C1' cells in the first nucleotide's frame, strides 16, 4: 500500500447466514446458610451491540464511510 478477519455487560463469548428491540458462563451487589471463610442456595445491578451517515414501520442483523486490532501479501532496510 493491497486483501481478508474481528469490535456486544467488568473479563471470554453467543445472537447477524433467515432484520421483529439483546442473551450465556465467570465475575459483582444484597441476603440466606457456617462460628468464621469457603461451598451451596435465592434475587439483582451492569451493555445508546466500535463510530458516523444511509434503507426500513422496525438494524447488533441489510448496504456504504471511517477508526481501532490482528492476520496474509506487497514495498523498504
Nucleotide at each position: 500500500c493491497g486483501g481478508g478477519a474481528c469490535g456486544u455487560a467488568g473479563c471470554g463469548c453467543a445472537g447477524u447466514u433467515u432484520g421483529g428491540u439483546a442473551g450465556c458462563g465467570c465475575g459483582c451487589u444484597u441476603c440466606c446458610u457456617u462460628g468464621g471463610g469457603g461451598u451451596g442456595g435465592a434475587a439483582g445491578a451492569g451493555g445508546c451491540c466500535g463510530u458516523g451517515g444511509g434503507u426500513u414501520c422496525a438494524a447488533a442483523u441489510c448496504c456504504c464511510g471511517c477508526c481501532g486490532u490482528u492476520c496474509c501479501g506487497a514495498c523498504c532496510a